Context: one part of a larger RNA
RNA sequence: GUGUUGUUAAGGAACUCGGCAAAAUGACCCCGUAACUUAGGGAUAAGGGGAGCCUGCGAGAGCAGGCCGCAGAAAAGAGGCUCAAGCGACUGUUUAGCAAAAACACAGGUCUCUGCUAAACCGAAAGGUGAAGUAUAGGGGCUGACACCUGCCCGGUGCCGGAAGGUCAAAAGGAGAGGUUAGCGCAAGCGAAGCUUUGAAUUCAAGCCCCGGUAAACGGCGGCCGUAACUAUAACGGUCCUAAGGUAGCGAAAUUCCUUGUCAGGUAAGUUCUGACCCGCACGAAAGGUGUAAUGAUUUGAGCACUGUCUCGACAACACGCCCG
Numbered sequence: 001g002u003g004u005u006g007u008u009a010a011g012g013a014a015c016u017c018g019g020c021a022a023a024a025u026g027a028c029c030c031c032g033u034a035a036c037u038u039a040g041g042g043a044u045a046a047g048g049g050g051a052g053c054c055u056g057c058g059a060g061a062g063c064a065g066g067c068c069g070c071a072g073a074a075a076a077g078a079g080g081c082u083c084a085a086g087c088g089a090c091u092g093u094u095u096a097g098c099a100a101a102a103a104c105a106c107a108g109g110u111c112u113c114u115g116c117u118a119a120a121c122c123g124a125a126a127g128g129u130g131a132a133g134u135a136u137a138g139g140g141g142c143u144g145a146c147a148c149c150u151g152c153c154c155g156g157u158g159c160c161g162g163a164a165g166g167u168c169a170a171a172a173g174g175a176g177a178g179g180u181u182a183g184c185g186c187a188a189g190c191g192a193a194g195c196u197u198u199g200a201a202u203u204c205a206a207g208c209c210c211c212g213g214u215a216a217a218c219g220g221c222g223g224c225c226g227u228a229a230c231u232a233u234a235a236c237g238g239u240c241c242u243a244a245g246g247u248a249g250c251g252a253a254a255u256u257c258c259u260u261g262u263c264a265g266g267u268a269a270g271u272u273c274u275g276a277c278c279c280g281c282a283c284g285a286a287a288g289g290u291g292u293a294a295u296g297a298u299u300u301g302a303g304c305a306c307u308g309u310c311u312c313g314a315c316a317a318c319a320c321g322c323c324c325g
Stems, first nucleotide, its partner, number of pairs: 001320008010311002014309001019306001028050004036041001038145001052067006068072001080304007087296002092104002108143007120129003146291004151221003156218002158214005165209003171203002176198005183190002222240005249283001250280001261277005
C1' cells in the first nucleotide's frame, strides 16, 4: 500500500443516477391486526409482550416465591416494514456464455377451416402424423384471468356467395386462301383429286370484369368560415370533401414535440412522483378500451426502522506486495 473481516464518538442518506453495499428484522409462544377484496385472501399485515435455573402448589396448563449473570430464542442458523403509481391477472417460460422483463406461454374469449380416405402437415412414392380421434373433435389466425364493454366505415385489398351478361386457353371445328400438278388451252392462263402450308365463323372451363355479403378479415375513422347583451368561448349555422369522419372510456400517458404545460399535494427547496385540467405534435375499443383483489429476484415516487453510503475519517486482525534491518 492492496484485499478480506470486524469495531467506531456525534449526526443518520447530508452519499449516489439510484440506500448500490452494509446495517437492521429474524425460530417459538401470547396479545393484536387496516384499507381493499374475486370473501379465498390481504396476514407472519402493521404494532406490542414473553422466555434461564431452583422450590412449593397443581392431574396438567400454569400460578406463587426465590437465585445468578452484562446478557436466559445467552453461540450458529432463521422475514426489514409501510404508503402510492405504471405494466403483466396469476404458478410458469426465455436470449447455455452481457438482457429474466412490461417479452413468450397461460386458462378464458372470438374468427375461420375440416363430415372422415377430414382439414392441416412430413414424404417424388409407398407410407406416416392428425387419431386407433369424429365437430363437446382436430388444424390455423388474433386476443389474453375476472368485471363493464367492444362504436362508425365494405370505397380499396382479401375472403365468401352469385344458373344472367362481357372477356377468355388448349382443344374441337374447317368457311376460305396459298403451294404443287393430271388435264384443258396456240399462248397468257385456268386448274379436279391427292399431298401440303395456313385458316374465319361457331362450341367451351376456371379466372378477371360485373352483382352482392363480410371488419374479434388487411385496414380507415376530415377541413375551412361565421355566430350569444363585458370579454372569452361557441350549444348553433354555412360550405367543401369522404366509404365513413374517432362513439364509450382514458388522456402531458411505457404515447405530449412545444414542456420543467398549468393548478393542487408532498419538500425549507421537487426536470422525477401523485391528483386534476384537456390545447390528444401523434390515445382509443380483441395489433382490444377502461378498471381490478391476489401476485412479481419487474419499473417509478415517498416514508419509518437501520446503518461508515456520507460529513471524514480512525483503529484492529488476517492475507499479500514493497522498503529497512
Background:
This is a predicted structure of a 325-nucleotide part of an RNA (large-subunit ribosomal RNA, domain IV) from an uncultured Oscillospiraceae bacterium. Its Rfam family is "Bacterial large subunit ribosomal RNA".